The prediction has a mean pLDDT of 85. Predicted 3D model of a 76-nucleotide RNA (c-di-GMP-I-GGC riboswitch aptamer) from a Desulfobacteraceae bacterium. Rfam family: c-di-GMP-I-GGC riboswitch aptamer. Its family is annotated with cyclic-di-GMP binding in the Gene Ontology. The source organism's lineage runs through Bacteria, Pseudomonadati, Desulfobacteria, Desulfobacterales and Desulfobacteraceae.
RNA sequence: ACGGAGAACGCCAAACCUGCCGUGAGGCAGGGACGGAAAGCCACGGGUCUUGUGCGAGACAGCCGGGCCGCCGAUG
Numbered sequence: 001a002c003g004g005a006g007a008a009c010g011c012c013a014a015a016c017c018u019g020c021c022g023u024g025a026g027g028c029a030g031g032g033a034c035g036g037a038a039a040g041c042c043a044c045g046g047g048u049c050u051u052g053u054g055c056g057a058g059a060c061a062g063c064c065g066g067g068c069c070g071c072c073g074a075u076g
Base pairs, nucleotide, nucleotide: 002076004072011036012035016031017030018029019028020027021026034062040068041067042066044065045064046063047060048059049058050057051056
């Protein structure tokens, strides 16, 4: 460095429920854990979704790729 352990210290939190915001996709907070080794951050490429007659305007980082940063640390 790669790799990621029936390891450790911790971390995040799907569905669902409640409240608030948004036309909506969704977001935030609380509860809750299906999962996660970047499920930390960034809409850059693809993708999906919303809105709109369309131009367009948006959402998703827990869809994939990419970029930036980062905890632990066993066998090999």